The RNA shown here (transfer RNA) has 73 nucleotides and comes from a Promethearchaeota archaeon. Lineage of the source: Archaea > Promethearchaeati > Promethearchaeota. It matches the Rfam family "tRNA". It is annotated as a transfer RNA. Rfam describes the family as follows. Transfer RNA (tRNA) molecules are approximately 80 nucleotides in length. RNAcentral holds the sequence, with entries from ENA. The coordinates come from a structure-prediction model, not an experiment, and the mean pLDDT is 83.
[in-house]
């Protein structure tokens, strides 16, 4: 200077046009315990990075733009 990939709750990650966004740890209530802990039920937390576009219709395709990664030179 060129090229390719990635970004989704606190964290790790699925979902890749169609209406409640998935999962596991964490967390917060409840049950069990004398009490912790584990187990077990329930529930809270997402402007899907950002800005335009294309569609009836977008996390998701299309473009820039920002971060973090990797290879060429």
């Nucleotide at each position: 200077a060129g090229g390719g990939g990635c970004a989704u709750u606190g964290a790790c990650u699925a979902g890749u046009g169609g209406u409640u966004a998935u999962u596991u740890c964490g967390c917060c209530a409840c049950g069990c315990u004398c009490a912790c802990a584990c187990c077990g039920u329930g529930g809270a937390g997402g402007u899907c990075c950002u800005g335009g576009g294309u569609u009836c219709a977008a996390u998701u395709c299309c473009c820039a733009g920002u971060g973090c990664c990797c290879c060429u030179a």